């Protein structure tokens, strides 16, 4: 001096699927919450297999699969993407 992978923060974008049925509670009577039932969704998280990768003993592994969890009007959340800032310090 260049400053990677990675992590955090802020902003923007961000899909899918019942504004479902019954009971109960709260209150400002339109909603919120809890329990139970049926039907669904996959892109928080989690788990499984595996292409593949590695230092090849063994590990790391998905947007695939499963739906435990989560979600199914709006709000919130949301993998991932872009921009900015911070941490960090590989590499030259």
């Nucleotide at each position: 001096a260049u400053g990677a992978u990675c992590c955090c923060u802020g902003c923007g974008g961000g899909a899918g699927a019942g504004a479902u049925c019954g009971g109960g509670u709260c209150c400002g009577u339109g909603g919120a919450c809890c329990c139970g039932g049926c039907g669904c969704c996959g892109a928080a998280g989690g788990a499984g297999c595996a292409a593949c990768c590695g230092c090849c003993c063994c590990g790391g592994a998905a947007a695939c699969u499963c739906u435990c969890a989560g979600g199914c009007a709006a709000c919130c959340g949301g993998a991932c993407c872009g921009c900015a800032g911070g941490g960090g310090g590989a590499u030259g």

A computed fold for a 92-nucleotide RNA from an uncultured Alphaproteobacteria bacterium, annotated as Glycine riboswitch aptamer. It was read from a public genome assembly, where an Rfam model found it.